A computed fold for a 350-nucleotide part of an RNA from a metagenome, annotated as small-subunit ribosomal RNA, central domain. Rfam family: Bacterial small subunit ribosomal RNA. The RNAcentral record of the full RNA draws on SILVA.

[in-house]
Context: one part of a larger RNA
RNA sequence: UUGGGCGUAAAGAGCGCGUAGGCGGCCAAACAAGUCGAAUGUGAAAGCCCACGGCUUAACCGUGGAAGUGCAUUCGAAACUGUAUGGCUUGAGUUUCGGAGAGGGUGGCGGAAUUCCCAGUGUAGAGGUGAAAUUCGUAGAUAUUGGGAGGAACACCGGUGGCGAAGGCGGCUACCUGGACGAAAACUGACGCUGAGGCGCGAGAGCGUGGGGAUCAAACAGGAUUAGAUACCCUGGUAGUCCACGCCGUAAACGAUGGAUACUAGGUGUUGUGGGUAUUGACCCCUGCAGUGCCGUAGCUAACGCAAUAAGUAUCCCGCCUGGGGAGUACGGCCGCAAGGCUAAAACUC
Numbered sequence: 001u002u003g004g005g006c007g008u009a010a011a012g013a014g015c016g017c018g019u020a021g022g023c024g025g026c027c028a029a030a031c032a033a034g035u036c037g038a039a040u041g042u043g044a045a046a047g048c049c050c051a052c053g054g055c056u057u058a059a060c061c062g063u064g065g066a067a068g069u070g071c072a073u074u075c076g077a078a079a080c081u082g083u084a085u086g087g088c089u090u091g092a093g094u095u096u097c098g099g100a101g102a103g104g105g106u107g108g109c110g111g112a113a114u115u116c117c118c119a120g121u122g123u124a125g126a127g128g129u130g131a132a133a134u135u136c137g138u139a140g141a142u143a144u145u146g147g148g149a150g151g152a153a154c155a156c157c158g159g160u161g162g163c164g165a166a167g168g169c170g171g172c173u174a175c176c177u178g179g180a181c182g183a184a185a186a187c188u189g190a191c192g193c194u195g196a197g198g199c200g201c202g203a204g205a206g207c208g209u210g211g212g213g214a215u216c217a218a219a220c221a222g223g224a225u226u227a228g229a230u231a232c233c234c235u236g237g238u239a240g241u242c243c244a245c246g247c248c249g250u251a252a253a254c255g256a257u258g259g260a261u262a263c264u265a266g267g268u269g270u271u272g273u274g275g276g277u278a279u280u281g282a283c284c285c286c287u288g289c290a291g292u293g294c295c296g297u298a299g300c301u302a303a304c305g306c307a308a309u310a311a312g313u314a315u316c317c318c319g320c321c322u323g324g325g326g327a328g329u330a331c332g333g334c335c336g337c338a339a340g341g342c343u344a345a346a347a348c349u350c
Stems, first nucleotide, its partner, number of pairs: 003322004007304002012318001014201004021194003025088004030083002033081002035077008049065006091191001092188004096183003103177007110154001115149007125136002162169002206247006216240001220236004258317006266295011299306002323350003332343004
C1' cells in the first nucleotide's frame, strides 16, 4: 500500500462559513468522452501453460500451439455515468401570517447581600477551630438602628425547561440585530450535500495600554497541625477576578460519538405550535410537525451498552488511527510582545 477501524482498547479536527475538488432528484429526446461488443495491427526471442518429440530416464533440450489480462485504428450499441438541450416539483430556497426563547450587541434602571465611612444605642468581649492561636476590640469592637459611598453578582421563579454552530447565555426595561419552529397558499425550478487549503468565532488562565477595585483570592506573611508540613484548617493578603481596546488560541473545548440524506416495533414524560372531538370556558381525549428526556423490540457490540436524538440498515464527502516508551519532545518552518501554540521525527529501548 491493500485491508481493518475511530463511545470506553490507537483514532472525530473545539465550532462554523466557504474555495478547489468529490458526490448528487424526476421525465424526454440528442451526442458518444467514460462503458460494452466485433474486426485488423501490434504485444521480440527465451520463460510460464498444453501437445508431440530427442538424449537408456530425469533434469535439460527441440518443434508446434495457446496465452500475453495491454495499446492503437476502424465499425457498431446507447442501459448507466458524462456533455449540451427542453421540461417537472418531491430536495433546496423565497414571500405571507403566527407565537416561543438566559441567542447576540448597546444604553438606562432596581432590590437583597458583603465591605468600608459617618452618627445613635450599648459594654466586654468578638472572631475562628476538631481544639486553639495568629487577628480585631475600652482610642469603644462584635451586636443593633439610621444615613452615605463603591464595586461585583442577580435569591425565589428555575425545570434531564429554553436558546445558540460551538465556546456559552439567567434581575427589569428600551433600542439595534441573528437563527429556528408552526400554519396555509403562491412563487423560483436541483439553485443541493460535503469540504483539502483559506477565513472567522472560540471557556478559563495568561499578556499589553488605560481605568476600576466591594467580594473572593494564586504568590506571599503569620497562626496551628505534624517527626517534618514549602500542604490540607485558621487570620491576613498582592496580582487577578470587573470595564474598554488589542493579543493569546488552548481544555476531560465530552455525547470522550464529524456532517448530510433515506429506511427500520412499541411504551411513557416534557417544551413550542397546529388539526379534530368535547365544553359556557379552562381541562380531558385522539392526532400532526419540530425539539428534548427515560424505558425497550429487531439488529449491532469484545463486553459495557446503543437502540427513530443509533453505536441498526445503506449511500456521499471530510478528518483521523496503525505496539509501549522516547514524545506531542528535538530540529526546521509558520504564528505570538512574551508565555507559548501549530506542524512534527529519529537514535535508543521493551